[in-house]
Molecule: FMN riboswitch aptamer (RFN element)
Organism: uncultured Faecalibacterium sp.
RNA sequence: UUUCAGGGCGGGGUGUAACUCCCCACUGGCGGUAUAGCCCGCGACCACGCUGCACCGCAGCGUGCUGACCCGGUGAGACUCCGGGGCCAACGGUAUAGUCCGGAUGUAAGAAA
Numbered sequence: 001u002u003u004c005a006g007g008g009c010g011g012g013g014u015g016u017a018a019c020u021c022c023c024c025a026c027u028g029g030c031g032g033u034a035u036a037g038c039c040c041g042c043g044a045c046c047a048c049g050c051u052g053c054a055c056c057g058c059a060g061c062g063u064g065c066u067g068a069c070c071c072g073g074u075g076a077g078a079c080u081c082c083g084g085g086g087c088c089a090a091c092g093g094u095a096u097a098g099u100c101c102g103g104a105u106g107u108a109a110g111a112a113a
Stems, first nucleotide, its partner, number of pairs: 001113004010024004025099002027089002029042004037087002046064008069085005091102003
């Protein structure tokens, strides 16, 4: 410098209306470490401050905020593997949303060349 860099609502029920509620289902960013959504750290999102551009929005930097796991087994070593049972998932919109639409053809931890 270039490229890449997030997955998932299928069936049934109620209802004027729900991929949002209820029952069943489905998904899991990046680095580290014995292979990890829930161990440690990071990013995204959001808030505030400073600076710059500029004309009220954008950029850079900083600070803050930031969800969730246990039991048994194997092993030298595993909250990572195997078995079992659980739990969590920003903001705005809409009948209440991890799965739909939107900011976003964005940003970025980082990966590759």